The RNA shown here (transfer RNA) has 72 nucleotides and comes from a Candidatus Bathyarchaeota archaeon. It matches the Rfam family "tRNA". The family's RNA type in Rfam is transfer RNA. Gene Ontology term of the family: triplet codon-amino acid adaptor activity. The same sequence occurs in records of 2 taxa.
[in-house]
RNA sequence: GCCCCGGUAGCUCAGUGGUGGAGCGAUUGCCUCGUAAGCAAUAGGUCGCGGGUUCAAUCCCCGCUCGGGGCU
Numbered sequence: 001g002c003c004c005c006g007g008u009a010g011c012u013c014a015g016u017g018g019u020g021g022a023g024c025g026a027u028u029g030c031c032u033c034g035u036a037a038g039c040a041a042u043a044g045g046u047c048g049c050g051g052g053u054u055c056a057a058u059c060c061c062c063g064c065u066c067g068g069g070g071c072u
Base pairs, nucleotide, nucleotide: 001071002070003069004068005067006066007065010024011023012022013021018055026042027041028040029039030038048064049063050062051061052060
């Protein structure tokens, strides 16, 4: 330098045009003599950054950037 994959909640990852989700974790409540477990609820997101297409973009296109892998 070229090619491929990835960046979404604190962590691990789904989601492939039409209101952003799950598990674990956190907080609160219930339960218990108490703790753990269990049950319920709540909070937590500029969807890496900048443009473009579209009525509408996490999703499609371009560039940049960060991480991983491959080739030379």